[in-house]
RNAcentral holds the full RNA, with entries from ENA. This is a predicted structure of a 523-nucleotide part of an RNA (small-subunit ribosomal RNA, 5' domain) from an uncultured prokaryote.
Context: one part of a larger RNA
C1' cells in the first nucleotide's frame, strides 16, 4: 500500500449494480417449494334444465365439469449443505470389457385370445392412523397363442422371445347402427446407427506431523464357480505365498477439490465466499424395492436420539429448499409479488404446475456516478482567537448582488423487455377428397410480476443535502488556555514532576469525503 461475504464508533441526500448465518451438518410453529395426462380406463357429483312434489325433496336429460380410484410419465432434473473424504475424491491426459428414458435417422411388425384387481356396492373392526370380508367392472394394467427381418443362445443339429391402442374428418360399399372400411396424425414391439448422460480402468500431480517405521491374511497372485450393464478377490472353493514401505507405506491431525479469488514487477503466498465444472450429504446408522436412471432431500423398511398426538391398545415427524421462528455469535434481510420473460415437468393442444426463475422490500456491505450551488462581492464588517496593543488571522468567507435548477418533490406524457399462443383467409404437402391435418403468408383481436418503470416535457424556490480522523518524529498539517509523573495519550520511538506543537479544551491547520476512523484478517 493494496484486499475483505467483515464487525464496531462517529456521521449520513440520490441513482445504478452486485453481494448477504463465515457461528449450532443446532432444535424448528406456520404457509408454500412436484406434478400432470379425460386425446389410455371404469365410475362420477355440485351447478343447468324438465317433470312431479307432502315444499323436505325426488326422478328423467345433457354437460362427462370437480373429485377420488387403476393406467402412462415425472418425482434420479431443478433448489439447499459442506458433515464426511488425503480418495483414481479431483485436475489433466489416455484406456477397454459396458448402459442409455426422452430425442434423431433406417429396417421389420402391429394378429388372435383369456382371467383378474382397484374405484364402487354390502356388512364389519379401530380414538385415530389405516384397514378386513363379501360382492361387480374397465384399460395403452396382467397373462398365454401364433408370427421372427433383425436380435440373443449354440455342441452349428437346433433352440429361445414382442406388441395397444387411442384421435380426427369422410365419397362409395356393407351394418347387429355401436361400427367395419378408407385417410390422415399419434402410440406401441423388435432390432440397427446416432446423439446426450451414466458407470468402470490407468499414468502424472494433489497440506502438516518421523517426539508414527513397519504394515498386510481376501492380503497378492493362479484355477474352477458365482455376480454385474460391465473388466476385476466384487463374492466363493481350492492351490501358491506373496503384496507395499525412507522416491515414507501403516498412524495420527487437518481439509471438499478445481476454474478462479487475492496480493506480488515476477517467481511465489493465501484463499476456495457469490458464479461455473465435479464428488459428497439429506435428523443418527444399515437395508433394499421400483425404475432407462437410486440404493433416492420433500419414497419405502429396521433399528437409535429427540419432538407431538392418544381412549394408553398404538399412532405422527425430520426447513442442509424458500420465507419465518428459537438458540449460538461481533455479525448477516421479506412469514412480499408473478409465472409478463428464460428455463424444466406433464398433455395433441388449450393450459396446468413451477419459493427455479424473473421481479420488488431490507442493509453505505462492496464497487461506480451525482448532488449538497455558480458569479460578483473589501467598509478586508461584526464575532471568535492570537499579539510585541501597532496589528495579525478565520477571510471573498459570511451579508449584499445578480444568475443556474441536476438529483430529491409535484403535475402530465411514456418506449423496450411480447417471442408466442387464439380466431379468420389464401397457398402448399398429404388424400378417393375442395374434408382432418401440417407447413407458409397476410390480416384480427388480444398477452407485463416490475410498474406511479426506463426516458422526456412541465413546475416553484438556493431552496431538502456534509462529516470523520489527524496535526512531535516516522506523516501532509501550530498556537493559546487548563492540567501539574495527576488525569491521560501511545502503532514504534516515547510524552506528562508549573510556560505539554505529544494529555484535555479552543481558535487555526492538513488528509479523505457520503463517508471517515478502528479492530479482525491475508498479500
Nucleotide at each position: 500500500g493494496a484486499u475483505u461475504g467483515a464487525a464496531c464508533g462517529c456521521u449520513g441526500g440520490c441513482g445504478g449494480u452486485a453481494u448477504g448465518c463465515u457461528u449450532a451438518a443446532c432444535a424448528c410453529a406456520u404457509g408454500c417449494a412436484a406434478g400432470u395426462c379425460g386425446a389410455a380406463c371404469g365410475c362420477g357429483a355440485a351447478c343447468g334444465u324438465a317433470c312431479c312434489u307432502u315444499c323436505g325433496g325426488g326422478u328423467g336429460c345433457a354437460a362427462g365439469u370437480a373429485g377420488a380410484g387403476u393406467g402412462g410419465c415425472g418425482g434420479a432434473c431443478g433448489g439447499g449443505c459442506g458433515a464426511g473424504u488425503a480418495a483414481c475424491g479431483c485436475g489433466u491426459a489416455g484406456g477397454a470389457a459396458u448402459u442409455u428414458g426422452c430425442c434423431c435417422a433406417g429396417u421389420a411388425g402391429u394378429g388372435g385370445g383369456g382371467g383378474a384387481c382397484a374405484a364402487c356396492a354390502u356388512g364389519u373392526g379401530g380414538a385415530a392412523a389405516c384397514g378386513c370380508a363379501u360382492g361387480c367392472u374397465a384399460a395403452u394394467a396382467c397373462c398365454g397363442c401364433a408370427u421372427a427381418u433383425g436380435c440373443c443362445c449354440u455342441a452349428c443339429g437346433g433352440g429361445g422371445g414382442a406388441a395397444a391402442g387411442c384421435a380426427u374428418g369422410g365419397g362409395a360399399u356393407c351394418u347387429u347402427c355401436g361400427g367395419a372400411c378408407c385417410u390422415u396424425g399419434u402410440g406401441c414391439u423388435a432390432u440397427u446407427a446416432g446423439a446426450u448422460g451414466a458407470g468402470c480402468c490407468u499414468g502424472c500431480g494433489u497440506c502438516g506431523g518421523a517426539u508414527u517405521a513397519g504394515c498386510u491374511a481376501g492380503u497378492u497372485g493362479g484355477u474352477g464357480g458365482g455376480g454385474u450393464a460391465a473388466a476385476g478377490g466384487c463374492c466363493u472353493a481350492c492351490c501358491a505365498a506373496g503384496g507395499c514401505g525412507a522416491c515414507g507405506a501403516u498412524c495420527c491431525g487437518u481439509a471438499g477439490c478445481u476454474g478462479g479469488u487475492u496480493u506480488g514487477a515476477g517467481a511465489g503466498g493465501a484463499u476456495g465466499a457469490u458464479c461455473a465444472g465435479c464428488c459428497g450429504c439429506a435428523c443418527u446408522g444399515g437395508g433394499a424395492c421400483u425404475g432407462a436412471g437410486a440404493c433416492a432431500c420433500g419414497g419405502c423398511c429396521c433399528a437409535g436420539a429427540c419432538u407431538c398426538c392418544u381412549a394408553c391398545g398404538g399412532g405422527a415427524g425430520g426447513c442442509a429448499g424458500c420465507a419465518g421462528u428459537g438458540a449460538g455469535g461481533a455479525a448477516u434481510a421479506u412469514u412480499g409479488c408473478a409465472c409478463a420473460a428464460u428455463g424444466g415437468g406433464g398433455g395433441c393442444a388449450a393450459c396446468c404446475c413451477u419459493g427455479a426463475u424473473g421481479c420488488a422490500g431490507c442493509a453505505a456491505u462492496g464497487c461506480c456516478g451525482c448532488g449538497u450551488g455558480u458569479g460578483u462581492g473589501a467598509a478586508g464588517a461584526a464575532g471568535g482567537c492570537c499579539u510585541g496593543a501597532g496589528g495579525g488571522u478565520u477571510g471573498u468567507a459570511a451579508a449584499g448582488c445578480a444568475c443556474u435548477u441536476u438529483c430529491a418533490a409535484u403535475u402530465g406524457g411514456g418506449a423496450g423487455g411480447a417471442a408466442g399462443g387464439c380466431c379468420a383467409a389464401u397457398c402448399a404437402a398429404u388424400u378417393a377428397a375442395u374434408a382432418c391435418u401440417u407447413g407458409a403468408u397476410u390480416g384480427g383481436a388480444u398477452u407485463g410480476a416490475c410498474g406511479u418503470u426506463a426516458c422526456c416535457c412541465a413546475c416553484a424556490g438556493a431552496a431538502g443535502a456534509a462529516g470523520c480522523a489527524c496535526c512531535g518524529g516516522c506523516u501532509a498539517a501550530c498556537u493559546c488556555c487548563g492540567u501539574g509523573c495527576u488525569a491521560g495519550c501511545a502503532g514504534c520511538c516515547g510524552c506528562g514532576g508549573u510556560a505539554a506543537u505529544a494529555c484535555g479544551g479552543a481558535g487555526g491547520g492538513u488528509g479523505c469525503a457520503a463517508g471517515c476512523g478502528u479492530u479482525a484478517a491475508u498479500c
The prediction has a mean pLDDT of 87.